[in-house]
RNA sequence: UAAUUGAGAGUUUGAUCCUGGCUCAGAACUAACGUUGGUGGUAUGCCUAACACAUGCAAGUCGAACGGUCAAUAUUAACAAAGGAGAUAGCUUGCUAUUUCCGGAGUUGAUUUUGAUAGUGGCGAACGGGUGAGUAAUAAAUAGGUAAUCUACCCUUAAAUUGGGGAUAACACCUCGAAAGAGGUGCUAAUACCGGAUAAUACAAUGAGAUCGCAUGGUUUUAUUGUUAAAGGUGACCUCUGCUUGCAAGUUAUCGUUUAAGGAUGAGCUUAUUUCCUAUUAGUUUGUUGGUAAGGUAAUGGCUUACCAAGACUUUGAUGGGUAGCCGGCCUGAGAGGGUGAACGGCCACACUGGGAUUGAGAUACGGCCCAAACUCCUACGGGAGGCAGCAGUGAGGAAUUUUGCGCAAUGGGGGAAACCCUGACGCAGCAAUACCACGUGGGUGAUGAAGGUCUUCGGAUUGUAAAGCCCUGUCAAAUGGAAAGAAAAGCUUGAGGUUAACACCCUCAAGACUUGACGGUACUAUUAGAGGAAGUCUCGGCUAACUACGUGCCAGCAGCCGCGGUAAUACGUAUGAGGCUAACGUUGUUCGGAUUUACUGGGCGUAAAGGGUGUGUAGGCGGUUUAGUAAGUCUGAUGUGGAAUCUAGAAGCUUAACUUCUAUACGUCAUCAGAAACUACUUAACUUGAGUACAGGAGGGGAGAGUGGAAUUCCAGGUGUAGCGGUGAAAUGCUUAGAUAUCUGGAGGAACACCAGUGGUGAAGACGGCUCUCUGGACUGUAACUGACGCUGAAACACGAAAGCAUGGGGAGCAAACGGGAUUAGAUACCCCGGUAGUCCAUGCUGUAAACGAUGGAUAUUAGGUGUAGGAGAUACGAAAUUUUCUGUGCCGAAGUUAACACAUUAAAUAUCCCGCCUGGGGAGUAUGACCGCAAGGUUGAAACUCAAAGGAAUUGACGGGGGCCUGCACAAGCGGUGGAGCAUGUGGUUUAAUUCGACGCAACGCGAAGAACCUUACCGGGGUUUGACAUGCUUUUGAAAGCUUAUAGAAAUGUAAGUCCUCCAGCAAUGGACAAAAGCACAGGUGUUGCAUGGCUGUCGUCAGCUCGUGUCGUGAGAUGUUGGGUUAAGUCCCGCAACGAACGCAACCCUUAUCUAUUGUUGCCAGUGGGUAAUGCCAGGCACUCUAUAGAGACUGCCAGUGUUGAACUGGAGGAAGGUGGGGAUGACGUCAAGUCCUCAUGGCCCUUAUGUCCCGGGCUACACACGUGCUACAAUGGUCUGUACAGAGGGCAACGAACCCGCGAGGGGGAGUAAAUCCCAGAAAGCAGAUCUCAGUUCGGAUUGUAGGCUGCAACUCGCCUACAUGAAGUCGGAAUCGCUAGUAACCGCGAAUCAGCAGGUCGCGGUGAAUACGUUCCCAGGCCUUGUACACACCGCCCGUCACACUACCUGAAUUGAAUGUACCCGAAGUUGUUGUUCUAACCUGUAAAGGAAGAAGGCAUCGAAGGUAUGUUUAGUAAAGAGAGUGAAGUCGUAACAAGGUAGCCGUAUCGGAAGGUGCGGCUGGAUCACCUCCUUU
Repeated sequence: UAAUUGAGAGUUUGAUCCUGGCUCAGAACUAACGUUGGUGGUAUGCCUAACACAUGCAAGUCGAACGGUCAAUAUUAACAAAGGAGAUAGCUUGCUAUUUCCGGAGUUGAUUUUGAUAGUGGCGAACGGGUGAGUAAUAAAUAGGUAAUCUACCCUUAAAUUGGGGAUAACACCUCGAAAGAGGUGCUAAUACCGGAUAAUACAAUGAGAUCGCAUGGUUUUAUUGUUAAAGGUGACCUCUGCUUGCAAGUUAUCGUUUAAGGAUGAGCUUAUUUCCUAUUAGUUUGUUGGUAAGGUAAUGGCUUACCAAGACUUUGAUGGGUAGCCGGCCUGAGAGGGUGAACGGCCACACUGGGAUUGAGAUACGGCCCAAACUCCUACGGGAGGCAGCAGUGAGGAAUUUUGCGCAAUGGGGGAAACCCUGACGCAGCAAUACCACGUGGGUGAUGAAGGUCUUCGGAUUGUAAAGCCCUGUCAAAUGGAAAGAAAAGCUUGAGGUUAACACCCUCAAGACUUGACGGUACUAUUAGAGGAAGUCUCGGCUAACUACGUGCCAGCAGCCGCGGUAAUACGUAUGAGGCUAACGUUGUUCGGAUUUACUGGGCGUAAAGGGUGUGUAGGCGGUUUAGUAAGUCUGAUGUGGAAUCUAGAAGCUUAACUUCUAUACGUCAUCAGAAACUACUUAACUUGAGUACAGGAGGGGAGAGUGGAAUUCCAGGUGUAGCGGUGAAAUGCUUAGAUAUCUGGAGGAACACCAGUGGUGAAGACGGCUCUCUGGACUGUAACUGACGCUGAAACACGAAAGCAUGGGGAGCAAACGGGAUUAGAUACCCCGGUAGUCCAUGCUGUAAACGAUGGAUAUUAGGUGUAGGAGAUACGAAAUUUUCUGUGCCGAAGUUAACACAUUAAAUAUCCCGCCUGGGGAGUAUGACCGCAAGGUUGAAACUCAAAGGAAUUGACGGGGGCCUGCACAAGCGGUGGAGCAUGUGGUUUAAUUCGACGCAACGCGAAGAACCUUACCGGGGUUUGACAUGCUUUUGAAAGCUUAUAGAAAUGUAAGUCCUCCAGCAAUGGACAAAAGCACAGGUGUUGCAUGGCUGUCGUCAGCUCGUGUCGUGAGAUGUUGGGUUAAGUCCCGCAACGAACGCAACCCUUAUCUAUUGUUGCCAGUGGGUAAUGCCAGGCACUCUAUAGAGACUGCCAGUGUUGAACUGGAGGAAGGUGGGGAUGACGUCAAGUCCUCAUGGCCCUUAUGUCCCGGGCUACACACGUGCUACAAUGGUCUGUACAGAGGGCAACGAACCCGCGAGGGGGAGUAAAUCCCAGAAAGCAGAUCUCAGUUCGGAUUGUAGGCUGCAACUCGCCUACAUGAAGUCGGAAUCGCUAGUAACCGCGAAUCAGCAGGUCGCGGUGAAUACGUUCCCAGGCCUUGUACACACCGCCCGUCACACUACCUGAAUUGAAUGUACCCGAAGUUGUUGUUCUAACCUGUAAAGGAAGAAGGCAUCGAAGGUAUGUUUAGUAAAGAGAGUGAAGUCGUAACAAGGUAGCCGUAUCGGAAGGUGCGGCUGGAUCACCUCCUUU
């Protein structure tokens, strides 16, 4: 300088931060499935059963290696039919027979040429093609070695190609067999086979030199000796040679053949490095490791054999087990990595399974052979045949993968001299949206914003310029025409050059003609017509782009995670609309990513998962200062290699792209060479500061052993003494008159060591405490003499290691698991009490674990301080004390820094380095199984299936606590009166009923809605009617007395029927219109039907409690905090003071009403002091407004004044004055919110439901029932009383469809009557308790009045169900009320009456009114409720919370399991195929040798034997998989059962280890921890 380059989200909570898992968004695929589907190009296409295969094809070729055979052709020789001609004979005179000549179809033999080819022979068949079973190294990749090797065909070089021989297939004949095929006899050829000759720079042996190499050794020169080759074919020619005149054995060319050297190619062997999981595989190995010799191989080698030695491999992971072809690459990723190994390319392995060799250059051979086993097929039952993991194709398996196609035109391969043949390699086509790429399904205009759809607040909105309409275009597809490139060659002709003696062949070049295309009439292109033929799919709650309606109603269903659905679902289904992608879209599966969630890059371990209980120490890792050297690591440069393809960059070619081609880059822990020397390493020489030693000191519950002491408990003996002791919340069991407890004396025995004693000491940790002695380890301080890095850490190993526990032997006072008993309790296997055994103690062993904790591994260095404490040393000073410096240990506070926060902070959890241990979501589980250890108990190591979306840490706000502190309240206490018992009234539940309408249910339902059910009300039941309706609005049609009214009549009535009466109004000439009314019809009315959990409104409740919040600022990562806490004070978050807060809103208070005092005004209907008049009497009258009163306006009370206390405050206490004093009394007034509180039956209202009924009308009935239970009341139980007589004093109300006086009647209820009053006038209206007097005299009464009878009255259409009242008669329970429980603090409780609303009538209820008129409050311990602060919490639906375990039921996976079925494998043995090798070879044999021959030799073969040897068998192990009666625990499930273990002090603090007991959680003992609340004390710290 340039290039490249990394995104997060949802989900734990009431909320927060963190840890941590799960899930999503991306990319990819040899994919599959669902829906859909126009065209083209390029790729790809059995991932499962290396399962079984019908049929066809996939390896042949060469006649120029050979003998035959067949066909054709030509020549030649022989034979010769038809036919023709002649002759003769017979006769039927044109027929038969005989014969001669011609004829030449045809046959046979030989030869020429051409074609074909079964066999012999050559080459190929080991390539190409397929598959991935096996294989964790006989493999692969990379880089080397081969001085330890081979290599057919091909290329180069040198040389040769000579001379003989004997067979054999084919063929012929015969035999056997169903077939496959086999055998015999006879004949024949070769480039088949076998000898001989020659030959070297080949091979072998023996020597002698030179030179090179890391070693064995190599290369090369040279001498001698020995051994070893061959094949011919075809064409041409006559120069040579021979015959002879065109032929050959000659010449030549070419193709072969042989030998040697070299090359190229290919292969073999070998070395180094790298290559998955598992230690719940730790030891493996006997040809094993090495040597010698031999054999074997192309070649090294235990490759094989014999002998000798005893080695070899392994924690740097041997051996075993599991899984797997490896690589270039491919996918993903910022990269580092992770995953993968389809297609293409390289290597390997395999060819039905196992074994074996043969041939060959090459195989232990996919389309060859032999053997064994399995399977399939044929068969005449004797015997045979086969191997698609070649291309197609079939079946099977499976979610799933194509045509039994065309062609050798191209590229490549085999054979051939070549033409050519073969080639399912390959090139093409077909099928498949399987993938990638490209194109199209039209473009413009078009508002009345059409119709239709959907929604709607009914106005409209949206679909939507979308459509239609108008104007255009012509890609693809369709039709009709044209029309490529891919083809280069070879062969043929001619010419030139080369070769040759020469021509020819042959080779090279040039020219010419002819000819070769599967794809395919394909690509491409022209024309034609016409928008015509061509769009789907998924999604729409958040993540995540996109919303509404209807249906459904925890159903049906959805879902990746969180989660939706129980009647208003943006989450299910459908529709409209919208969003995404698009010939595809979505789902599923797999991989990487996100995931820094295995962290090399790049994480952690105090409390979240995670530091080993502690030390010593081996291997290993790491390591102080200085000098010199080396060059392993490191760095630099060069060379080689890293195949091609792929990737990347730049170009080019197909119209573009995909695709293809070219160029460049890139690709490594690579190899070799050269260089540098800082760092690490190694070697070397030193140093002293790390470490250690020495000397001198003092400190210490450090350890082991022995001895010894006093206090206390218990026991024993004795004395004194008498009735209890002991124990608890209270008791009891227990002990005690056989003398306990108590007390005194003496004794015995065991265990533990008060005070000192201290966040003090020592030790590695566990741990260690009377005193003395002996032995002994370590640390500290000082000095700076010595050594000279000797250090740090530390897998494995070793040692130590509380308590409990185990073994053996002692001991045993106290305590005390288990156990026994007593209590408690619903139970109490517990807590409490009385006893009590193991054990606790000692010795010797074992065990090896704890909350073995600072929940904090060790070492080193650095980084502010302050203040205690323990042990030393120094300075100052003579010394003590004090002050001060320093080292080591041990606490607290605190800065920077760190931390999620809490907190840590020179004793780090800060900043760094080194080493070890450990963690990776919760549960399952520290379990199962295996192994090791242990006497056992058990310990160490230590999974998986399955299941959940969390589990968890710290902190926050609430709520809660059988936590703490402070405060308030008729909350308790102190009092008064009740309820609960009786009778009745009333409400509720229950029951009953045709119906007993409905609602309200702890406080906060129950004399509540209901301020009043005989009908009505009324909603319920029965019956009878009615259907545009009892009620509202609108429209259409008809009518203009149908209606209404009167009368009669049916009926329970509603409602009908009949008669009469009655014949509308306005405008207009009229038609007609309007009003009004009726009828019919349509919209609609109507619903006390449902949902108060869809709602509004209203109401209750906490609570008239003092609280509830906000803005700004500040603190905290944040939720949040602060303010609002603190000290006082108040009825009060009322006020004052202080304070990182300063202010403010809603509440409190005040403002309002009423009441208490006064003033002013008013003066009738009120009042009457004074004046006058009158009456039997009265404000009765004149008069007056002083008083009372009325009702308006004011005043008054504010801690204002005084004193004290208090912080000079707020305020409190007391006092004065005042009618009233500290809010004077009472009322109205109810913050933010809680209870899904109550009400759809007051009203309003969404949704749903009914519509000849769930609407509406009527009559009757019911809501009034009655074994029972509860609530609220009334009346009582009597003498503080009842009854009778007389008598006094209110307030507040109401009254015209009303109150109703006087007077009269009635015992009375009441009746008659009708003055007065729309009210300070009249009426209701007599107040009652009280007071005075009389009587009753303690009884079920002269108490009490229920119940019942009779007779009446009132209201009302109507008192039967079912009203009230009166009179007379009747005269029940009840004698003050169990447990329990309610109200009330002053004009209150209690007692007494009066009025009103509702209402025709009906009040014991409700709401008001006045009269009489108390007692008590020490006080806040307790019960209940509430407020504030604080603490703990596992609660947040918030303690009516949460939550543990057994048991029962269902399901799921796993473990054990007598046994059983396979698979793999080890060891020993048996059997032993094919085959190689060895040996034998009586038997057999053409080639060579001897021999006249016979025969023999050499050599070979069959056969036999032996070693090895596959499959198989027997026995015995091991591992692994499946099945399994039964058994154990685990997990998950709806609302089951039993308890309540944990979370608060969880009601006995909890937890850890261990032992023991128990239905279960669990209890108890021993030791330990704080991750325990509360109170007190001690110590320390901070501030003053």